[in-house]
RNA sequence: ACGACCCCAUGCGGGAGAGACCGGUAACCUGCCCUUUCACCAGGAACAGGCUAUCGGCGCCGAAGGAGCAACCGCCCCCGGAAACUCUCAGGCAAAAGGACCGCGCAGGGUAGG
Numbered sequence: 001a002c003g004a005c006c007c008c009a010u011g012c013g014g015g016a017g018a019g020a021c022c023g024g025u026a027a028c029c030u031g032c033c034c035u036u037u038c039a040c041c042a043g044g045a046a047c048a049g050g051c052u053a054u055c056g057g058c059g060c061c062g063a064a065g066g067a068g069c070a071a072c073c074g075c076c077c078c079c080g081g082a083a084a085c086u087c088u089c090a091g092g093c094a095a096a097a098g099g100a101c102c103g104c105g106c107a108g109g110g111u112a113g114g
Stems, first nucleotide, its partner, number of pairs: 002113001005110003011104004019058001021057006028050004033044003059093003065089001066087003072081003
């Protein structure tokens, strides 16, 4: 110096479940109406619809994160340890986003060997 192979930040592809639930408040938009105008524009109270934000209620999901350990492992107890198991604090329940995990893999690192 080369280097099969391995790990792998960034990256690429895949990636489940469960409410587009109900109610309140606020902003905005639209409609109806009123004032004004020849008309448009402009202004305005209530109401209806839509959308967004937020608060509350009930139901539900497990695969960010977090917590737990009957069996299991550390030869046994104590104690400790992990999960796709359990809980549901957090998170989530159209799409999008997120997403444990899986595959590929530039750069980088390690390395059998010649």

Annotation:
A computed fold for a 114-nucleotide RNA from Azospirillum sp., annotated as Glycine riboswitch aptamer. The model forms 80% of the base pairs in the Rfam consensus. The coordinates come from a structure-prediction model, not an experiment, and the mean pLDDT is 75. It matches the Rfam family "Glycine riboswitch aptamer". About the family: This family represents the bacterial glycine riboswitch. Glycine riboswitches usually consist of two metabolite-binding aptamers domains with similar structures in tandem. The aptamers cooperatively bind glycine to regulate the expression of downstream genes. In Bacillus subtilis, this riboswitch is found upstream of the gcvT operon which controls glycine degradation. The sequence was found by an Rfam model in a public genome assembly.